[in-house]
The RNA shown here (c-di-GMP-I-GGC riboswitch aptamer) has 87 nucleotides and comes from a Candidatus Atribacteria bacterium.

């Protein structure tokens, strides 16, 4: 350089539940372990998801658009890695 997860050392931590951040979506911490070979990192494109703000219509509330907000365990690209095989 590729390979795969059979072994070794080891890592990560879904749902859920307590607190606490935020209009939300979602995050953060502590528990928990459904899995994951990159479930490291990174919002780069492309999906997907919320609408505080903004717009526009309806009539006083609420419909619809709308990301600069979110999601890397949504697909992918970049970076950067342990261990075996092979070259």
């Nucleotide at each position: 350089g590729u390979u795969g997860a059979a072994a070794a050392a080891g890592g990560c931590a879904a749902a859920c539940u307590a607190u606490c951040c935020g209009a939300a979506a979602g995050g953060a911490u502590a528990g928990g372990a459904c899995g994951c070979a990159a479930a490291g990192u990174u919002a780069u494109g492309g999906g997907u998801c919320u609408a505080a703000g903004g717009c526009a219509u309806u009539u006083u509330a609420a419909u619809a658009c709308u990301a600069c907000g979110a999601u890397u365990g949504u697909c992918a690209g970049a970076c950067u890695g342990c261990c075996u095989g092979c070259u």
Lineage of the source: Bacteria > Pseudomonadati > Atribacterota > Atribacteria. Its mean pLDDT, the model's own confidence on a scale to 100, is 87.